[in-house]
Context: one part of a larger RNA
Molecule: small-subunit ribosomal RNA, 5' domain
Organism: uncultured bacterium
RNA sequence: AAUGAACGCUGGCGGCGUGCUUUAUACAUGCAAGUCGAACGGUAACAGAAGAGCUUGCUCUUGCUGACGAGUGGCGCACGGGUGAGUAAUAUAUAGGUAAUGUACCCCUUAGUCUGGGAUAGCCACUGGAAACGGUGAUUAAUACCGGAUACUCCUUCUAAUUAUAAUUUUAGAAGGGAAAGUUUUUCGCUAAGGGAUCAGCCUGUACUGUAUCAGCUUGUUGGUGAGGUAAUGGCUCACCAAGGCAAUGACACAUAGCGGGUCUGAGAGGAUGAUCCGCCACACUGGUACUGAGACACGGACCAGACUCCUACGGGAGGCAGCAGUAGGGAAUAUUGCACAAUGGGGGAAACCCUGAUGCAGCAACGCCGCGUGGAGGAUGACACAUUUCGGUGCGUAAACUCCUUUUAUAAGAGAAGAUAAUGACGGUAUCUUAUGAAUAAGCACCGGCUAACUCCGUGCCAGCAGCCGCGGUAAUACGGAGGGUGCAAGCGUUAUUC
Repeated sequence: AAUGAACGCUGGCGGCGUGCUUUAUACAUGCAAGUCGAACGGUAACAGAAGAGCUUGCUCUUGCUGACGAGUGGCGCACGGGUGAGUAAUAUAUAGGUAAUGUACCCCUUAGUCUGGGAUAGCCACUGGAAACGGUGAUUAAUACCGGAUACUCCUUCUAAUUAUAAUUUUAGAAGGGAAAGUUUUUCGCUAAGGGAUCAGCCUGUACUGUAUCAGCUUGUUGGUGAGGUAAUGGCUCACCAAGGCAAUGACACAUAGCGGGUCUGAGAGGAUGAUCCGCCACACUGGUACUGAGACACGGACCAGACUCCUACGGGAGGCAGCAGUAGGGAAUAUUGCACAAUGGGGGAAACCCUGAUGCAGCAACGCCGCGUGGAGGAUGACACAUUUCGGUGCGUAAACUCCUUUUAUAAGAGAAGAUAAUGACGGUAUCUUAUGAAUAAGCACCGGCUAACUCCGUGCCAGCAGCCGCGGUAAUACGGAGGGUGCAAGCGUUAUUC
């Protein structure tokens, strides 16, 4: 000098930040990912309309309209948010490579969007189960699913020419294979191919903690041939063959640890650190596995195993806060079960709009930084009290009282934004402005032997105690305890811990 701090004493206000560093411990409750009827069959609920019956204010019918529960289908759920357990290199940083690759939505270009079919949820009927959840039969739609046609460039195989490299490139031809979805007034969609953008995968060089009281390690191990697999290279996997590969320039092992931009300190070099914010990585009760998909081996998806918790009619089921709040536990220690989608951004939708604990705000905490205030001027027979005294006085001290003034702040009343672009403001009657009242509402903490700014009295008597180091205390203690006085900081001041 610094801190995500804690503790003690004290505490007026505002702005901007920050707030489980410990048990990646267990979690009650609510919310945190939906949306589209302009893809579809439909109509459970609500509102309206029309019609019918009449008891004249009720009942019934009709998806007819606005809409819409459940369902099929599309897109999203791989983003956003959390945490740092693992990881010493499949991470990260930086510089390259990919002629070894993919890429939904978006943009540009070219061409097309023809013709058929069978199902299945829902609904209905019957039925099992305590529940979770099902079973059977009949029936129905689509931008759901499946055929056929066409398709230069696309894919596979082959041929020829070209280029010549370690592996290739380009062009032409042949055979085989592969598309589509509607809705409408347009639009919006769908399919194939090419390009772009974005995002990602993989490879390489360099850098990257401690221990040698870890010296040898390795059998898919190291390489080759072939095959499989992948979007793609590759022992990535497999069969066969060879016996290699790494290592004192530290292999292997053990311990510790997310990495970086940065942050703290320092004149710098360096040392320490990795909260908040930004980029990357990893994880989602523990371990494993794949499915769907452009993308996951998927926090609020699936399956299996395990531990734990809960429900049960004992047959069987349900769950995962390292999302936001909140609870218990742990701890020296860390906040509200708040408001709003008004703004910014994201998802869906043609749009209106819906969703969004992202985000914007508010609440709590002197936890930090910054700013402001707790009054100003005058005022001496230098009051009183208190302390001290050589008893004369001296200090507190212009300090107070008293006089005049001001109103930051406070309180009360009134007005009242920007943030929003035609409308829409959670914040919020907030910020701010005006008026009134009245010095009114507002000072503590540590220290005073030296280092180190600041001294006397009383008490105590090696006791009680102090102490960062030196040291102080055994009867005159500036060092202990109290008082008066002083010094330093100040809404804080000290102590403790840690880093330089």